[in-house]
Context: one part of a larger RNA
RNA sequence: GGCAGAUGGUGAAUGCCUUGGCGACGGACGGCGAUGAAGGACGUAGCAAGCUGCGAUAAGCCUCGGGGAGCCGCUAAGCAGGCUGUGAUCCGGGGAUGUCCGAAUGGGGAAACCUGGCUGGGCAAACCCCAGUCAUCUUAGGGUGAAUCCAUAGCCCUAAGAGGCGAACGGGGGGAAGUGAAACAUCUCAGUACCCCCAGGAAAAGAAAUCAAGCGAGAUUCCCUUAGUAGCGGCGAGCGAAAGGGGAAAAGCCUAAACCCUAUGGGUGUUAAAGCUCACGGGCGUUGCCCAUGGGGGGUUGAGGGAUGCAAUCGGAGGAAGCCGUGAAUUCCUCAGGAAGUUACAAAACUUUGUAUUAGCCGAAGUGUCUGGAAAGGCACGCCAUAGAGGGUGAUAGCCCCGUAGGCGAAAAUACAAAGUCUUCCGGGAUUGCAUUCCCGAGUACCCCGGCCCACGUGAAAGGUUGGGGGAAUCUGGGAGGACCACCUUCCAAGGCUAAAUACGUGCCGUCGACCGAUAGUGGACUAGUACCGUGAGGGAAAGGUGAAAAGAACCCCGGUGAGGGGAGUGAAAUAGAACCUGAAACCAUCUGCCU
Numbered sequence: 001g002g003c004a005g006a007u008g009g010u011g012a013a014u015g016c017c018u019u020g021g022c023g024a025c026g027g028a029c030g031g032c033g034a035u036g037a038a039g040g041a042c043g044u045a046g047c048a049a050g051c052u053g054c055g056a057u058a059a060g061c062c063u064c065g066g067g068g069a070g071c072c073g074c075u076a077a078g079c080a081g082g083c084u085g086u087g088a089u090c091c092g093g094g095g096a097u098g099u100c101c102g103a104a105u106g107g108g109g110a111a112a113c114c115u116g117g118c119u120g121g122g123c124a125a126a127c128c129c130c131a132g133u134c135a136u137c138u139u140a141g142g143g144u145g146a147a148u149c150c151a152u153a154g155c156c157c158u159a160a161g162a163g164g165c166g167a168a169c170g171g172g173g174g175g176a177a178g179u180g181a182a183a184c185a186u187c188u189c190a191g192u193a194c195c196c197c198c199a200g201g202a203a204a205a206g207a208a209a210u211c212a213a214g215c216g217a218g219a220u221u222c223c224c225u226u227a228g229u230a231g232c233g234g235c236g237a238g239c240g241a242a243a244g245g246g247g248a249a250a251a252g253c254c255u256a257a258a259c260c261c262u263a264u265g266g267g268u269g270u271u272a273a274a275g276c277u278c279a280c281g282g283g284c285g286u287u288g289c290c291c292a293u294g295g296g297g298g299g300u301u302g303a304g305g306g307a308u309g310c311a312a313u314c315g316g317a318g319g320a321a322g323c324c325g326u327g328a329a330u331u332c333c334u335c336a337g338g339a340a341g342u343u344a345c346a347a348a349a350c351u352u353u354g355u356a357u358u359a360g361c362c363g364a365a366g367u368g369u370c371u372g373g374a375a376a377g378g379c380a381c382g383c384c385a386u387a388g389a390g391g392g393u394g395a396u397a398g399c400c401c402c403g404u405a406g407g408c409g410a411a412a413a414u415a416c417a418a419a420g421u422c423u424u425c426c427g428g429g430a431u432u433g434c435a436u437u438c439c440c441g442a443g444u445a446c447c448c449c450g451g452c453c454c455a456c457g458u459g460a461a462a463g464g465u466u467g468g469g470g471g472a473a474u475c476u477g478g479g480a481g482g483a484c485c486a487c488c489u490u491c492c493a494a495g496g497c498u499a500a501a502u503a504c505g506u507g508c509c510g511u512c513g514a515c516c517g518a519u520a521g522u523g524g525a526c527u528a529g530u531a532c533c534g535u536g537a538g539g540g541a542a543a544g545g546u547g548a549a550a551a552g553a554a555c556c557c558c559g560g561u562g563a564g565g566g567g568a569g570u571g572a573a574a575u576a577g578a579a580c581c582u583g584a585a586a587c588c589a590u591c592u593g594c595c596u
Base pairs, nucleotide, nucleotide: 001595002594003593004592005591006590007589008588009587015581016545017544020516021515022513023512024511025510026509027508029505030504031165032164039101040100041099042055043054044053046079047078049075050074051073061095062094063093064092065091066090070083071082072081106115107114108113116134117133118132119131120130121129122128136162137161138160139159140158141157142156143155144154169200170198171197172196173195174194180187184234210217211216221248222247223246224245225244231239232238252497253496254495255441259297260296261295262294263293264292265291266290267289268288275284276283277328278327279326280325281324282323302475304440305439306438307437308435309434310433311432312431313430314429316335317334318333319332320331321330337426338425339424340423341422349421350420351419352418353417354416355415356414357413358412360408361407362406366381367380368379369378370377382399383398384388390402391401392400446470447469448468449467450466451465452464453463456482477492478491479490480489481488532539533538552580555567556566557565558564
């Protein structure tokens, strides 16, 4: 020196564990913000570094409930000092306080800083301090008011609203490329990614100018199917319906116009006609007529509907009105009676009751013995069970603890439901027939040019939409049925609202897992978006385990008043000693044997 064995060191694998993750399902809920958010800075405890909480009232204040013996948050023990059956700590509802920054909003600014005006207050005070207030935009109303007479712009005041943040889902405005086509240009990827605007708990869509086919259906949305079909397509790559059928859920409404009344403004009007409901008599007469705008009534449809005029039938009671009187008719008001309603169809609030959520409460049944450090294990004999889910306890516990099955509970707040108060409507009109005069959404439909969307790439290209041009009709009207025409069928555009079925999950609660178990699972089980890196956008770690219990090693010895170790002691165990469970291998030693 090598080999082998043994014993150690180093090292951290492995095993076991789990406080943390991941995923699925169900439920509730779905916003916060100028009453100052989200997110921060700085403070805040007797001693206080980090985390947590809180805000100069600062690990807290008030109040109402719960709870019932200890408490003054965690790392984290200690010293000092307190609180508590006059009910603390703790848990929940409501409230108060809430520095500074931040939409940040008096002005400024290199965020957490600097610096003003006005009003009120403190002070002897001009200083200083405290409280309140002062941004901008939009809308509505008002005031003032240029060039420029009227006016308008501008300026000012008052009131209300907005602004910013937020995971995905939604609607809209814009909108790629890598890729595929085995190259590539139409095409595809894809109306995807991304950017912008806007909204809600959902959004959007939605009550047929829809489909269908000679039969019929009857708003929208979503799922299954139809169907990878019909089609589209350098007919390449690829793209890709609908009707119909089966389900989920179901809900329908309001206007514009004609016509009547009314208000305001404008035009016109003196031949006293027209007009003032009608008839007669009287009276008034810039009242009239036309146009525009606003309000009330009316009206909303496709076997067309409505308006207007006339007629018929039905329709409880009372009162009032008009230029006057009489009569008729009309209009208005009130009541009886009836109906409906807060998600659309008008709209708000309150009360009561119930349910749920935000704290909680009750909740059955086991002993002995053996082994052991420890019993929940073995043995023996019992018990409960609407409870033998699960977790903990010194090993494996239905009966030890927390729980579980089952049952109960709220002063306050919130949500939902029902009823009532209440509100609205009908009543005050409804139905039918006849008539023809009127109305039935205009730079619209429709046509042409240029695009886009429709599964549909211009195609035979209908349908939707619209940048340009032209430009109708009102029911004897107009759209559609995939060029176009006829017949036929079907439906009424150019105004609007509308729950549910559907999508999503930042955050909350519950349950579960042939999900992970510390190089895994989140980047993060631990001071983690921390340390650290970067000018910045941004990038981004490592790091878990003594023991049942600290019982965490008093005391002695060596040593530098060390580090470290040896005794002693604790413990079941100390080769469990804090560099702490297990403790593999590489690597390093020591001892023994063999070889050289």